[in-house]
Context: one part of a larger RNA
RNA sequence: GGAUGAACGCUGGCGGCGUGCCUAACACAUGCAAGUCGAGCGAGAAGGUGAUGACUGAUUCUUCGGAUGAAGGAUUCACUGGAGAGCGGCGGACGGGUGAGUAACGCGUGGGUAAUCUGCCCUGUGGAGGGGGAUAACAUUCUGAAAAGAAUGCUAAUACCGCAUAAGCAUACAAGAUCGCAUGAUCAAGUGUGAAAAACUCCGGUGCCACAGGACGAGCCCGCGUAAGAUUAGCUAGUUGGUAAGGUAACGGCUUACCAAGGCAACGAUCUCUAGCCGACCUGAGAGGGUGAUCGGCCACAUUGGGACUGAGACACGGCCCAAACUCUUACGGGAGGCAGCAGUGGGGGAUAUUGCACAAUGGAGGAAACUCUGAUGCAGCAACGCUGCGUGAAGGAAGACGGUUUUCGGAUUGUAAACUUCUAUCAGCAGGGAAGAAAAUGACGGUACCUGACUAAGAAGCCCCGGCUAACUACGUGCCAGCAGCCGCGGUAAUACGUAGGGGGGCAAGCGUUAUCC
Repeated sequence: GGAUGAACGCUGGCGGCGUGCCUAACACAUGCAAGUCGAGCGAGAAGGUGAUGACUGAUUCUUCGGAUGAAGGAUUCACUGGAGAGCGGCGGACGGGUGAGUAACGCGUGGGUAAUCUGCCCUGUGGAGGGGGAUAACAUUCUGAAAAGAAUGCUAAUACCGCAUAAGCAUACAAGAUCGCAUGAUCAAGUGUGAAAAACUCCGGUGCCACAGGACGAGCCCGCGUAAGAUUAGCUAGUUGGUAAGGUAACGGCUUACCAAGGCAACGAUCUCUAGCCGACCUGAGAGGGUGAUCGGCCACAUUGGGACUGAGACACGGCCCAAACUCUUACGGGAGGCAGCAGUGGGGGAUAUUGCACAAUGGAGGAAACUCUGAUGCAGCAACGCUGCGUGAAGGAAGACGGUUUUCGGAUUGUAAACUUCUAUCAGCAGGGAAGAAAAUGACGGUACCUGACUAAGAAGCCCCGGCUAACUACGUGCCAGCAGCCGCGGUAAUACGUAGGGGGGCAAGCGUUAUCC
């Protein structure tokens, strides 16, 4: 000098664009953050319409017994309606958060998969015949304080299960053909064995099954690179390799049995300590050094530890089970919970924001669609936290006013500065108009941006420094005291170095200094 997710002190007018718990991966009240589909299925509350009309009974008549029966209206039926649950499908593996762990194929980079999978999507080929038994919801009963659970009975499906069919597929065998660096790969007539399907419809479509290819995504393997410590020198029994089997989508000690005794290490094993990695960011002429906030890619984690289930995909933040700590609740038998989602609270800290608006846009999930959901996202609020732009007026104006400071008492300086005169209106304020963002409709932002008009110099300047380095000096006070200080150093009676100045000057400016950290 540059830089910062900064903090602190003094000060503070406006706009644009960004950024905002670096500490306790500490604990969390409350609300919201993942639903959706009735064009898969049964059932169906409230409400509405029509009919029915028990009952109440105005009015009128009356022989006082009654007749009449407006209006209201229980009930029942039909049509409609479609809440809230339930079965079923798809999605809750994305999106959002955090950086605890991890020194590792975790990440980066370049390869490999002749060792693999891939829902939805796209292309193509072939198909959907005929049956069956349940179960939730619901009803009844029971247990329990609750959470919830049990029994009996009824019912549906694109839920579930057999049978048939098999172009292609899987599997066992296979005459052969082509190819590869190797294990081998591809094609293959033929033979045996095996496995599918679901319908709905507004008749337009939307789905279902099998297979092949693509796309997208993912798994696994390898070369190289990726902190510190030797005041860590030896480490290792599934350990290293083989055979066989199991397991996986897949290779493999991944697992098991048996066999062998290997494997790693001074080119640093093991141990300890620190740390998410990168694109990038800061600095620097560069080489380097430092950092890993925001944005983007990858990884890991979801109170702590372990486990699997479902599924195309998880060993799953707002799923399940077990254990632990903590919190809440209880009828003491038992239950409930997980903000490192968005807000917000306590706590910690030098320190970091609203319990806001909207799905209008972009994107995502479901749906044929209408649409619903979306604290993703778009916006608004708070904060000079940063970058950037603008303003706080302009021109004239010497009696060089008053006042202040200083003085050699003549003056000098503040200083064209002010007053005064003449202008202007950027910003702010006031009034009127008023978008784009949306493609027919649909705008949270927002009466916002922007435009126009009238109006008043009014509402808008501070902070640090002035001995040298280093731009900028005088007076007074103090008297090695009080104090200053980045280094040299200053202060013991004339201090440009301390303190004050409503003196002067220098620098930067809505900021200026200080502290911390990096180059």
This is a predicted structure of a 519-nucleotide part of an RNA (small-subunit ribosomal RNA, 5' domain) from an uncultured bacterium.